[in-house]
RNA sequence: CGGGGAGUAGCGAAGUUGGCAUCGCGCUGCUUUUGGGAAGCAGAGAUCGUCGGUUCAAGUCCGGCCUCCCCGA
Numbered sequence: 001c002g003g004g005g006a007g008u009a010g011c012g013a014a015g016u017u018g019g020c021a022u023c024g025c026g027c028u029g030c031u032u033u034u035g036g037g038a039a040g041c042a043g044a045g046a047u048c049g050u051c052g053g054u055u056c057a058a059g060u061c062c063g064g065c066c067u068c069c070c071c072g073a
Stems, first nucleotide, its partner, number of pairs: 001072007010025004019056001027043005049065005
């Protein structure tokens, strides 16, 4: 320098037929227990890497940039 892949909650992931973002672990409260753990119920937490574009509507489509990984030179 060229090509490919990845970036979504504290952590790990799903969501690419465009339509108010889901799951597991973790966290908070309650129940249960002498207490803890386990279990059950409820809840909080993500402006989806960033800046633009297309669209009535973008995590999803298009372009630039940033970071990481792989391959080639």

Source information
The RNA shown here (transfer RNA) has 73 nucleotides and comes from an Anaerolineae bacterium. Taxonomically the source falls in Anaerolineae (Bacteria, Bacillati, Chloroflexota). Rfam family: tRNA. Rfam classes the family as a transfer RNA. The sequence is in RNAcentral, with records from ENA.